[in-house]
RNA sequence: GGGGCAUUAGCGCAGUUGGGAGCGCGCUACAUUCGCAUUGUAGAGGCCGUGGGUUCGAAUCCCAUAUGCUCCA
Repeated sequence: GGGGCAUUAGCGCAGUUGGGAGCGCGCUACAUUCGCAUUGUAGAGGCCGUGGGUUCGAAUCCCAUAUGCUCCA
């Protein structure tokens, strides 16, 4: 210098024929208990790495770019 993969909630991840942003753990409240744990119910928390473009509509397609991993030279 060139190619590929990853980037989504506090953490680990799913969502890849463009049309609902979700799961597990964690967190908060309530119930259960003498109390804790467990269990159950409800809830908060994300403008999908960043900036543009295409489209009625983008986490998803295109371009550029940042970080990490990896391959080639």